This is a predicted structure of a 1489-nucleotide RNA (small-subunit ribosomal RNA) from an uncultured bacterium. Rfam family: Bacterial small subunit ribosomal RNA.
RNA sequence: CCCUUAGAGUUUGAUCCUGGCUCAGAACGAACGUUGGCGGCGUGGAUUAGGCAUGCAAGUCGAGCGAGGACUAUCUAAGUAGCAAUACUCAGGUAGAGCCGAGCGGCGUAAGGGGCAGUAAUACCUGGGGACGUACCCUUCAGUCGGGAAUAGCCGCGGGAAACCGCGGGUAAUGCCCGAUAACACUGAGAAGUCAAAGGCUUGCCGCUGAGGGAGCGGCCCAGGCGCUAUUAGCUGGUUGGUGGGGUAACGGCCUACCAAGGCGAAGAUGGCUAGCGGGUGUGAGAGCACGACCCGCGCCACUGGCACUGAGACACUGGCCAGACACCUACGGGUGGCUGCAGUCGAGGAUCUUCGGCAAUGAGCGCAAGCUUGACCGAGCGACGCCGCGUGCGGGAUGAAGGCCUUCGGGUUGUAAACCGCUUUGGUCCGAAAGUAAGGCAGAGCAAUCUGCUUGAACGAUCGGAGAAACAAGCACCGGCUAACUACGUGCCAGCAGCCGCGGUAAUACGUAGGGUGCAAGCGUUAAUCGGAAUUACUGGGCGUAAAGCGUGCGCAGGCGGUUUUGUAAGUUUGUCGUGAAAUCCCCGAGCUCAACCUGGGAAUGGCGAUGAAGACUGCAAGGCUAGAGUUUGGCAGAGGGGGGUAGAAUUCCAUGUGUAGCAGUGAAAUGCGUAGAUAUGUGGAGGAACACCGAUGGCGAAGGCAGCCCCCUGGGUCAAAACUGACGCUCAUGCACGAAAGCGUGGGGAGCAAACAGGAUUAGAUACCCUGGUAGUCCACGCCCUAAACGAUGUCUACUAGUUGUCGGGUCUUAAUUGACUUGGUAACGCAGCUAACGCGUGAAGUAGACCGCCUGGGGAGUACGGUCGCAAGAUUAAAACUCAAAGGAAUUGACGGGGGCCCGCACAAGCGGUGGAUGAUGUGGUUUAAUUCGACGCAACGCGAAAAACCUUACCUACCCUUGACAUGUCAGGAAUCCCGCAGAGAUGUGGGAGUGCCCGAAAGGGAACCUGAACACAGGUGCUGCAUGGCUGUCGUCAGCUCGUGUCGUGAGAUGUUGGGUUAAGUCCCGCAACGAGCGCAACCCUUGCCAUUAGUUGCCACAUUAAGUUGAGCACUCUAAUGGGACUGCCGGUGACAAACCGGAGGAAGGUGGGGAUGACGUCAAGUCCUCAUGGCCCUUAUGGGUAGGGCUACACACGUCAUACAAUGGCGGAUACAGAGGGUUGCCAACCCGCGAGGGGGAGCCAAUCCCAGAAAGUCCGUCGUAGUCCGGAUUGGAGUCUGCAACUCGACUCCAUGAAGUCGGAAUCGCUAGUAAUCGCAGAUCAGCAUGCUGCGGUGAAUACGUUCCCGGGCCUUGUACACACCGCCCGUCACACCAUGGGAGUGGGGUUCACCAGAAGCAGGUUGCCUAACCGCAAGGAGGGCGCCUACCACGGUGAGCUUCAUGACUGGGGUGAAGUCGUAACAAGGUAACCAAGGG
Repeated sequence: CCCUUAGAGUUUGAUCCUGGCUCAGAACGAACGUUGGCGGCGUGGAUUAGGCAUGCAAGUCGAGCGAGGACUAUCUAAGUAGCAAUACUCAGGUAGAGCCGAGCGGCGUAAGGGGCAGUAAUACCUGGGGACGUACCCUUCAGUCGGGAAUAGCCGCGGGAAACCGCGGGUAAUGCCCGAUAACACUGAGAAGUCAAAGGCUUGCCGCUGAGGGAGCGGCCCAGGCGCUAUUAGCUGGUUGGUGGGGUAACGGCCUACCAAGGCGAAGAUGGCUAGCGGGUGUGAGAGCACGACCCGCGCCACUGGCACUGAGACACUGGCCAGACACCUACGGGUGGCUGCAGUCGAGGAUCUUCGGCAAUGAGCGCAAGCUUGACCGAGCGACGCCGCGUGCGGGAUGAAGGCCUUCGGGUUGUAAACCGCUUUGGUCCGAAAGUAAGGCAGAGCAAUCUGCUUGAACGAUCGGAGAAACAAGCACCGGCUAACUACGUGCCAGCAGCCGCGGUAAUACGUAGGGUGCAAGCGUUAAUCGGAAUUACUGGGCGUAAAGCGUGCGCAGGCGGUUUUGUAAGUUUGUCGUGAAAUCCCCGAGCUCAACCUGGGAAUGGCGAUGAAGACUGCAAGGCUAGAGUUUGGCAGAGGGGGGUAGAAUUCCAUGUGUAGCAGUGAAAUGCGUAGAUAUGUGGAGGAACACCGAUGGCGAAGGCAGCCCCCUGGGUCAAAACUGACGCUCAUGCACGAAAGCGUGGGGAGCAAACAGGAUUAGAUACCCUGGUAGUCCACGCCCUAAACGAUGUCUACUAGUUGUCGGGUCUUAAUUGACUUGGUAACGCAGCUAACGCGUGAAGUAGACCGCCUGGGGAGUACGGUCGCAAGAUUAAAACUCAAAGGAAUUGACGGGGGCCCGCACAAGCGGUGGAUGAUGUGGUUUAAUUCGACGCAACGCGAAAAACCUUACCUACCCUUGACAUGUCAGGAAUCCCGCAGAGAUGUGGGAGUGCCCGAAAGGGAACCUGAACACAGGUGCUGCAUGGCUGUCGUCAGCUCGUGUCGUGAGAUGUUGGGUUAAGUCCCGCAACGAGCGCAACCCUUGCCAUUAGUUGCCACAUUAAGUUGAGCACUCUAAUGGGACUGCCGGUGACAAACCGGAGGAAGGUGGGGAUGACGUCAAGUCCUCAUGGCCCUUAUGGGUAGGGCUACACACGUCAUACAAUGGCGGAUACAGAGGGUUGCCAACCCGCGAGGGGGAGCCAAUCCCAGAAAGUCCGUCGUAGUCCGGAUUGGAGUCUGCAACUCGACUCCAUGAAGUCGGAAUCGCUAGUAAUCGCAGAUCAGCAUGCUGCGGUGAAUACGUUCCCGGGCCUUGUACACACCGCCCGUCACACCAUGGGAGUGGGGUUCACCAGAAGCAGGUUGCCUAACCGCAAGGAGGGCGCCUACCACGGUGAGCUUCAUGACUGGGGUGAAGUCGUAACAAGGUAACCAAGGG
């Protein structure tokens, strides 16, 4: 230079934080599902290093050797055929630079190929070292002489089923041996000694021997690096070193004898588990993390274990020996075998290929070479397993066709998509041609470069030309959020989905299907495992007051870190140069396949290691100084610091005794208990133990735990002041050591009070508790253990720095009249700036800013548990997991809600009063029951005289029966007719059927047309009081006429949010005032509106009447008054006094009809209750369509053992009854109200005047008042019920109306627990009117008459408002939530044991083999004349040692009757522990149930 860092979902009502889980990306030797056209390049048994049939995978050299066979040629001999030439057969010889297969010999077989079992270091990587070896290759020097003895093949004989073997005979060599020669070789101090060879043929080549050098290869050594585990802490006997010897190619305990007693280890030895290592690969911004397929390097292995031989090289994949397991052959005697080579097979597994072709190329072995061999390799085959490329057409084409899907029915969408028109032909198919992979080899020519000729092809066949047709070629996943993409139908917590959150219980964008869409594409999804995101192990790059996390505290070894200065050094450090860091890979620039994948050239890089030079700051090291850190000495001071001893007083209890008498004690209330045997109380005396009132204090001391009367002894630490001294002696601290409250344990004392356990009494549903009465361990002392606490400041120790203020304890200096003040120093508290913090908060005593060191954390539960270890007498402590399970668990703060939390305030909330309900009878509504139906809705307050301001029919929705089907009702089309009215018949009626009368309106001259209405037809459709009020609108109830609910801007806070709206007053009120980081505003409050109370003005009819008049407002006159109804006035804390803050306001007063909102009404904020209503209405969706629609008749909604609500009437004398008599308001009236008058006891009937209403009528108001009577009784109270007789309404009073009269005369004598209304013209009481309505009122809505009592007050009950506090609640306390038990399932611990594996030690045993020994046997080369020797072999013995055996440990896995706890499950059982003061504050440690 270049490259380069992304987040999201999920805890909550919401927020911030902590923290886990999950997702999006990349990648794969993959597998599975589904789909599948072609090509190129790669890649393919990851599991059983499980077993393997068959074939192939290592041979080659005749130019090392001898013999043989066939063949060819030739010669000889014989035979047969033939007249012969000749042919054939056989035997022998010779030749063959031709062939064959054995043998000797050489080289190779130690490479190539496979696998990763073992191995945590004999491995690997990086960098070094030097005691080594090296066939083939290169180079140099020197040589290659002379002899000899064997042996296989072969022949003969023999054994054996076979494999194969034995004996005898003869034979060759580049096989073997001896001699010679002998240095630049070896040995040796030296003298000196010792050591070799092989020849072959094509005659110039290939070999052979000794020696030097080289290249490459290999052996050995060292350093550093390279997993997990301490629930593995000690390991080690050839062990560590030395000496001598042996051994090796070589150093070395490599081996051996002796000697010494070492060596390794907390920087992790030893053990256990796991694992081939590296280049690299995947991912990642990087650092890292994970991995180590393919390719390359190294190592290791070759059925399992051991062993050596040969050789340059092996302890040898396709060599040997032995042992073992397995398999095969066998004549049962004995043999044979090793695919972890290429194919292939079985098995195992989710899963991985052809028993292919060829040596043409590249390479390897042998050979002089030709060449041969080569499952190395090159190719092909199979598999979408991966990467890359191509195709499945291209252009035009709108009536936006049909079909599908959706629909608001208009349309939209699929969609230029198709059809249709034109064009093209890659791939595939067919025909034909065909490059390339080839370089070489041989021969010839040439000095050579080179040239010429001949010759070698397995498979792939690119590519080119031609033919022909859009023709043969698209799927998969997804569409709730994350995450791109939406609708319909089906389903109805079912079926199912799901990566996380979560969907599904009748309107599912989340299930299934369809249409549409999105994303990828010959693939697409899923699953497994990896990295990332995850700063979620934090080196880069985290934390520990409360979220997980500071050891209970100190001392202190190792370790880490360390003041100031000088000199040296150069280990660290920085830098230059050099070497190395294999290739491939990655990256850059090129190049070749049409591109790409792929291949290829060059470069860069390879953060590392080593060598060397320089620098000398900083760190280290060495040496020497210094005094600021640390310490020592001197002198003061404070202190519940520690240990021991002594001692004092008060109090409790007990004992003795005096006085004294009936209680005491205890509690919410009691009881148990004590007391007439004299308690309690009180006086005196005594005993004993424990603890130390006042002082006493966010006072003091101590490391922490902790420490308290006073005195004495011993003793630790701190601090201050001033000097002197030492000279970095310091800080921290794993392991270690010490201390360590209470409870507990052991031994021995002691024991007053208190008091686990225990007993009794209460409480309670229970009460193994809380309360009470007793009471033992214990509490106390001595000694020894235990070692834990919410051992807390939930805050490790040390050092430095960074505003202050105030209090207090100790010391000092200066000062003051002073114990006055200032300063300083060490503690201990409260606030607070900056800063920090998620916030709360911390804040010079830090949780700030930095440094040093230690400890600790990594989601919740399981669990501080199990197992193991250590400690303990025990209790137990300490160290400390996993399976499994959940998607959270948590911290701080916010808003609410709640509290058997607090404060303030209000309300007929309580209290004070008056009258009721709950008891009776009746009315009415509801539940329940009944029924053919008893239609439906309403259910705490806020359903129940409610919807319903009128169920005999109707209403009516229900039931039964009978009928209708375009319909009782709407719109559209067609045909006919006006409409309409009247009369029959059948029927319960609906309805069916028949007859008669009768034509209108508008335009037009007429014909005719039109509007409205009726009938008929067919189809669109009507209709539904059917469902869903949890799909909705609207309306309503309720909290509540409570005073609240919000917004804008600003400010504060990371944020949810806060502020405003809180505070001090005040009010009926968030009403107003003041204050205030708030300033304003809105919806509410209030006011404006209606009504009522006073006055005025205006207007007087139907109203009124002072004057006149009358029987009478009857008439005149009049409008003063009353009244009516319209407009105004009036009341505003305006005035005075007081209180208050000079405010708001309150209290009192004046005036006034009215006084502080005058009374009443209308008016109901944001919201709550999925409150009520689909049956007022409207409306989405679903459902019915000769019925769930429509019509009719009858029945039902009125039932009746019972229960509840709301009322009426009563129970009587403040009353009933009889008589007389007075005074309202507000309403209504023509389908109506109905006067007078007459009839009837009465309901009522007759009657008809008046009135469409301030005129007439309903209409007599009643309680009241006056007089009389009844005399406390089931009555002259009460009126139910029943009988009889009637009236009225109505088509019709049976089911089922109201009223009247006569008769009857029930319950009931004031109402249990409980409960309701009301604060003034109110309660109570009295009547009147109206709506509904034909009729029906004890209900409802209004109206007036008469007309009280009480409120001390806010403790309590209920509801509400404001502030505050706690909270584990937020569906919000009707909340949340804990444990046992019962049931099901899951994993796990213990467990008499049982069965495997691993490993250690001891002993037995000892194959093959090598080494050593050797008195047995055998023996070609050499020596010797010989005998014999040297040497060798066999046998035997010894040492070592594999397999095997026995015993004892350790360890691990599986399993086990039974058993322990744990986890998870549907609405099980028992209680109520925790969260609020959770109803006994909670929690921690310990004991009991």